[in-house]
RNA sequence: CCGUGCUAGGCGGGGACGUAGCGGAGCCCUGUACCCGCAAUCCGCUCUAGCGGGGCCGAAUUCCUCUCCGAGGGGUCGGUCCUCGGGCCAGCGCGCCGAUCGGCGGCGUCGAUGGCCGGGUCCCGCCCGAUGCAGGCCCGUGAACCAGGUCAGGUCCGGAAGGAAGCAGCCUUAAGCGGUCACCUGUAGGCGGUGCGGGAUCGCCCGGCCGGAGCCGAAGACCGGUGGCAGCCCCCGGUGGGCCGCCUCGACGAGGGGUGCACGG
Numbered sequence: 001c002c003g004u005g006c007u008a009g010g011c012g013g014g015g016a017c018g019u020a021g022c023g024g025a026g027c028c029c030u031g032u033a034c035c036c037g038c039a040a041u042c043c044g045c046u047c048u049a050g051c052g053g054g055g056c057c058g059a060a061u062u063c064c065u066c067u068c069c070g071a072g073g074g075g076u077c078g079g080u081c082c083u084c085g086g087g088c089c090a091g092c093g094c095g096c097c098g099a100u101c102g103g104c105g106g107c108g109u110c111g112a113u114g115g116c117c118g119g120g121u122c123c124c125g126c127c128c129g130a131u132g133c134a135g136g137c138c139c140g141u142g143a144a145c146c147a148g149g150u151c152a153g154g155u156c157c158g159g160a161a162g163g164a165a166g167c168a169g170c171c172u173u174a175a176g177c178g179g180u181c182a183c184c185u186g187u188a189g190g191c192g193g194u195g196c197g198g199g200a201u202c203g204c205c206c207g208g209c210c211g212g213a214g215c216c217g218a219a220g221a222c223c224g225g226u227g228g229c230a231g232c233c234c235c236c237g238g239u240g241g242g243c244c245g246c247c248u249c250g251a252c253g254a255g256g257g258g259u260g261c262a263c264g265g
Base pairs, nucleotide, nucleotide: 001265002264003263004262005261006260009057010056011055012030013029014028015027020046021045022044023043024042034054035053036052037051038050063258064257065256066255067254068253072249073248074247075246077245078244079243080242081241082240083238084237085236086235087234091232092231093229094227095226096225097224098223100221101220104217105216106215107214114210115209116208117207118206119205120204121203122199123198124197125196126195127193128192129191131188132187133186134185135184136183138179139178140177141176147172148171149170150169155164156163157162
């Protein structure tokens, strides 16, 4: 150095949780690296620590160890940002009021501000109209007797001639009942007005006169005052998350080092 056969050992690992502690198993991250049974109301162990039964590889790319990288996880840690609730007007912002500044625009000798007068708008009354209601007029109906006219029959007076009262019927009407376009009268008011009169007079609209040059609007700056609108800052409390820093564990991977036995050649 090579071959053969064995042994140690390996045949995934890690995180949090759980546990007196260690593993398994469940969850998560890596990764692909045997099988069967037990097990979260847990299962099995006792200091490098799953138990029981099998299989494969086997001293090296595979085992052990150190260093580096670093997925991922954890921390009652620190900082910062977001989020929820509460508080707070000292300050900022915001609202209101006032003073000062200031540039812009509109109207105006085709007459500004201002003043005077008149009318309307406002209130009351009257008048007129419309509307509602009622009545009248008009039409119809309508009286056994206690309305009228005419009164058959019959009755009464009379010697007669002739008279008288008068029921039914018919006609016309009273009260009543019904209807009605227009017309007339009365009445009502949350209707209307080219009307009339009175009242009222801050404002607004219209018109006329006087007078003779201004009048009006608004953004903004700054200062002062005021308010609490809880938006910012600030304070208290809560939950969750993101980012950064620190601590911690740490897979995969890279590099270095270390490590048997026997036989034969």
Molecule: Bacterial large signal recognition particle RNA
Organism: Solirubrobacteraceae bacterium